[in-house]
The part of an RNA shown here (small-subunit ribosomal RNA, 3' major domain) has 476 nucleotides and comes from a metagenome.
RNAcentral holds the full RNA, with entries from SILVA.

Context: one part of a larger RNA
RNA sequence: UGACGGGGGCCCGCACAAGCGGUGGAACAUGUGGUUUAAUUCGACGCAACGCGAAGAACCUUACCUGGGUUUGACAUCCCGUGCCCUCUCUGGAAACAGAGAUUUCUCUUCGGAGACACGGUGACAGGUGCUGCAUGGCUGUCGUCAGCUCGUGUCGUGAGAUGUUGGGUUAAGUCCCGCAACGAGCGCAACCCUUGUCCUUAGUUGCCAUCAGGAAAGCUGGGCACUCUAGGGAGACUGCCGGUGAUAAGCCGGAGGAAGGUGGGGAUGACGUCAAGUCCUCAUGGCCUUUAUAUCCAGGGCUACACACGUGUUACAAUGGAAACUACAAAGAGCAGCUAAGCCGCGAGGUGGCGCGAAUCUCAAAAAAGUUUUCUCAGUUCGGAUUGUAGUCUGCAACUCGACUACAUGAAGUUGGAAUCGCUAGUAAUCGCAGAUCAGCACGCUGCGGUGAAUGCGUUCCCGGGCCUUGUACA
Numbered sequence: 001u002g003a004c005g006g007g008g009g010c011c012c013g014c015a016c017a018a019g020c021g022g023u024g025g026a027a028c029a030u031g032u033g034g035u036u037u038a039a040u041u042c043g044a045c046g047c048a049a050c051g052c053g054a055a056g057a058a059c060c061u062u063a064c065c066u067g068g069g070u071u072u073g074a075c076a077u078c079c080c081g082u083g084c085c086c087u088c089u090c091u092g093g094a095a096a097c098a099g100a101g102a103u104u105u106c107u108c109u110u111c112g113g114a115g116a117c118a119c120g121g122u123g124a125c126a127g128g129u130g131c132u133g134c135a136u137g138g139c140u141g142u143c144g145u146c147a148g149c150u151c152g153u154g155u156c157g158u159g160a161g162a163u164g165u166u167g168g169g170u171u172a173a174g175u176c177c178c179g180c181a182a183c184g185a186g187c188g189c190a191a192c193c194c195u196u197g198u199c200c201u202u203a204g205u206u207g208c209c210a211u212c213a214g215g216a217a218a219g220c221u222g223g224g225c226a227c228u229c230u231a232g233g234g235a236g237a238c239u240g241c242c243g244g245u246g247a248u249a250a251g252c253c254g255g256a257g258g259a260a261g262g263u264g265g266g267g268a269u270g271a272c273g274u275c276a277a278g279u280c281c282u283c284a285u286g287g288c289c290u291u292u293a294u295a296u297c298c299a300g301g302g303c304u305a306c307a308c309a310c311g312u313g314u315u316a317c318a319a320u321g322g323a324a325a326c327u328a329c330a331a332a333g334a335g336c337a338g339c340u341a342a343g344c345c346g347c348g349a350g351g352u353g354g355c356g357c358g359a360a361u362c363u364c365a366a367a368a369a370a371g372u373u374u375u376c377u378c379a380g381u382u383c384g385g386a387u388u389g390u391a392g393u394c395u396g397c398a399a400c401u402c403g404a405c406u407a408c409a410u411g412a413a414g415u416u417g418g419a420a421u422c423g424c425u426a427g428u429a430a431u432c433g434c435a436g437a438u439c440a441g442c443a444c445g446c447u448g449c450g451g452u453g454a455a456u457g458c459g460u461u462c463c464c465g466g467g468c469c470u471u472g473u474a475c476a
Base pairs, nucleotide, nucleotide: 001476002475003473004472005471007470008469009468010467011466012465013464015460016459019424020423021422022421023420026315027314028313029312030311031310032309033308034306035305042053043052064301065300066299067298068297069296070295073125077124078123079121080120081119082118083117086101087100088099089098091096105116106115107114108113127290128289130288131287132286136284137283138279139278140277141275143273148187149186150185151184152183153182154163155162156161167178168177169176193267194266195265196264198235199234200233201232202231203230204229207225208224209223212222213221214220238261241255242254243253244252245251317417321376322375323374324373325372326371333364334363335362338357339356343352344351345350383414388409389408390407391406392405393404394403430452431451432450433449434448435447436446
């Protein structure tokens, strides 16, 4: 100087408390451990691994296993030679092998040739998702969006170092003020950026419809650009104003005006560093290893196994509910090898059909919870839907291993969950649906979007984590 203390002081955080809803019990989905297996490819392991890499394993992917092939190789450059490509037959699970047929490859040219592409040959070499993340770059997690981490000069100290950065206040903040052997500065904080909340203005189609007219109705038509909206430009919030308080300061408390008030809400943004944290399987890369194999091609299988254990979720256990009928209101997105309307067929998944739309125009598209009426009457039930049988639909060479969905039948556990434990302070929790990426198909996951919309917060004694000062130490 740090680190640590079941030392002290001050302070903060859904840390506790006050509340609301969960997990832990059930079934299923998914990941992991374990076990099994020819293989169940590999990585990730307290917080910070376990719906994680994987924004999508039937083949492919795929790295694993079994079997069958190839050896200058699936891919790159150089050298030599040739001209390919293609068609048919046979064998095969395919990769591929063998045979036959056919052959004017293309571009430029100074006609010597050069280049591209393909095939064959030779060796230099290729190749490796092989090892080492404890050799590395890059990227990332984490403490933590916590308020810290440092430097120059000066001063003090023999020196390690100290001071500044401590102190008195204050703040979300090393934020600001005052004081001070310090004076300044840098990386962080804040602001500048995006979005949302109010207003003005410009513009008015594909958007809108107040007034006028037409129309059976529909902004449908004439018309209009007021309003909504869209997207450009501006205004607006700064403790600016008032009162109190404070040290006359920084600030704090209350008020006015205002759409908004003291960082308005949300996002992006992550200091010096810590964990030899994670990643050699994104990529790059040192070293080591392999080179008829640890490379490469193909078929089939596996990654989907299943006495079990754990994590994360979904659906429930019902009446604030289930079922039936009718009826209303979003936002944000996506669309040409695409989204697909109306109509018709089917109980339905879907089929047929083909209008429109590269989309403020058309389509996906029905929002759902909510509302109105009816029914069920507390039961393992008209709750719950697992499991299983049969028949189908769709995608796709192909749904057996191993897809999703539909119909009929079946109708398991489950009556609110022990110890323990998690999230959340407002348009939040809870609840309800919608869309997107990946994607032929496959979503209870993920990422977004809106609808409905709470309760509680006395406070900081305690648990956990963190910041500052101080103290002890046989620790570095």
About this RNA:
The prediction has a mean pLDDT of 84.